[in-house]
RNA sequence: GUCCCGUUCGUCUAGUGGUUAGGACUCCGGAUUUUCAUUCCGGCAACAGGGGUUCGACUCCCCUACGGGAUG
Repeated sequence: GUCCCGUUCGUCUAGUGGUUAGGACUCCGGAUUUUCAUUCCGGCAACAGGGGUUCGACUCCCCUACGGGAUG
């Protein structure tokens, strides 16, 4: 240099164009308990940036950034 893959709550992860963007752990509040732990209930919190296609984009296309891989 060329090609391929990836980027989603604090962390890990699901999501085949119409979802309230889901789950686990963490954190916060409450219940239970003499206390702690456990258990249960509830809550906070996310689509890397820009542009395009589309009635509608996390999802498809292009560019950029970052990370990983292959090749010379």

This is a predicted structure of a 72-nucleotide RNA (transfer RNA) from a Verrucomicrobiia bacterium. Its Rfam family is "tRNA". Model confidence (mean pLDDT): 81 of 100.